The prediction has a mean pLDDT of 77.
Bacterial RNase P class A from Ferrimicrobium sp., 347 nucleotides, folded computationally.
Its Rfam family is "Bacterial RNase P class A". It is annotated as a ribozyme.
The sequence is in RNAcentral, with records from ENA.
[in-house]
């Protein structure tokens, strides 16, 4: 230097002026003090928190599923195993079980699960050819053998061609009519024992085994663990009118008293106490906070960025708290720091 990779910031700044919500001071004018984010978004998971239902189990039903930790929990976070991509640096995860059981495999192919016999390949038989050969026959010709054949008939064969996403291991010798884990030697791969490292998940090595037992569980399904419902408009707490119950008994209203008036005088009046909790208030609600409603705007310097020879212009991303926290995701302009890889050069 050139492409990358992981991982952490920052989100213009400062200062004048006028506003807004909020608190406290003050009789009042007004003072002084605070006033948006890494996501405040989505509302996807978990919890505090309220209220409701609930004795214990169990069935259906729904959710997570590789191993240790952390966490109040989580489908969340770290480290790590296995799988898969990448030279790499690292990234990505629909990752329990398929030798319990039922299923499922489009196309194209002969045949998709304890398969199959199209082509081909092979030994039998029959049938026809030979300028191939034997013997018998006077000859025609007959009877064998051997070869051939876009022939036929019943079988073998899974090496080898072709279809596929997948054909029931691979190499290579034997072996055979031709083949074949039919056998053998090596590698792969499954299982068992035993050992060795690690808490585990798992990964390393030694025998032996049948010579291969295939793929899908985001197909039913087994296992293992979890799991009650709404949700701050939850709820809670004062309480008018109005209903309604009980109790009292004369005096209300114009009107604060007095005079005057006007209504009532044993009950359909008038007061007093309850009931319930609607209108309205408050608490829930927070060192930002509601009315689910403030949090801004101008101006000047300075800073990043684009433009411009320049003088100067231009201009600063996604977004905007609502009961709270933890985490996920999704959006962001441009800056800026750490740490590693590859690959040139140069010393």
């Nucleotide at each position: 230097g050139a492409a990358g990779g992981g991982g952490a910031u920052c989100a213009g700044g400062u200062g004048a002026u006028c506003g807004c919500g909020g608190a406290g001071c003050a009789c009042a004018a007004g003072c002084u003090c605070u006033g948006a984010g890494g996501a405040a978004g989505g509302u996807c998971g978990g919890g505090g928190c309220u209220c409701c239902a609930c004795a214990g189990g169990g069935c259906a039903g729904g959710g997570u599923g590789c191993u240790g930790g952390c966490u109040a929990a989580c489908g969340g976070c770290c480290a790590g195993u296995c799988g898969a991509g990448g030279u790499g640096a690292c990234u990505c995860g629909c990752a329990g079980g398929a030798a319990a059981g039922u299923g499922c495999a489009a196309c194209a192919g002969a045949g998709a699960a304890c398969a199959g016999a199209c082509c081909g390949c092979c030994a039998u038989c029959c049938c026809a050819a030979c300028u191939a050969u034997g013997c018998c026959u006077c000859g025609a010709g007959g009877c064998g053998u051997g070869u051939u054949g876009u022939g036929g008939a019943a079988g073998g064969u899974a090496a080898g061609g072709g279809u596929g996403a997948a054909a029931c291991g691979g190499u290579g010798c034997g072996g055979u009519a031709a083949g074949a884990g039919c056998g053998c030697a090596c590698c792969a791969g499954c299982g068992a024992u035993u050992c060795c490292g690690g808490u585990g998940a798992c990964g390393g090595a030694a025998u032996c085994g049948g010579c291969u037992u295939g793929g899908c569980a985001a197909a039913c399904c087994c296992c293992a663990c979890c799991c009650g419902g709404a949700g701050c408009a939850a709820g809670g707490c004062c309480a008018a009118a109005u209903u309604u119950g009980a109790g009292u008994u004369a005096g209300g209203g114009c009107u604060g008293c007095c005079c005057g008036u006007c209504c009532g005088u044993u009950a359909u009046g008038a007061c007093u106490c309850g009931u319930g909790g609607u209108a309205g208030g408050c608490c829930g609600c927070g060192u930002a906070g509601a009315u689910g409603g403030a949090u801004g705007a101008u101006c000047a310097c300075c800073c990043a960025a684009g433009c411009g020879c320049a003088a100067g212009c231009u201009g600063g991303a996604c977004a905007g708290a609502a009961c709270c926290c933890c985490g996920c995701c999704u959006a962001u302009c441009g800056a800026u720091c750490c740490c590693c890889u590859u690959c040139g050069u140069c010393c």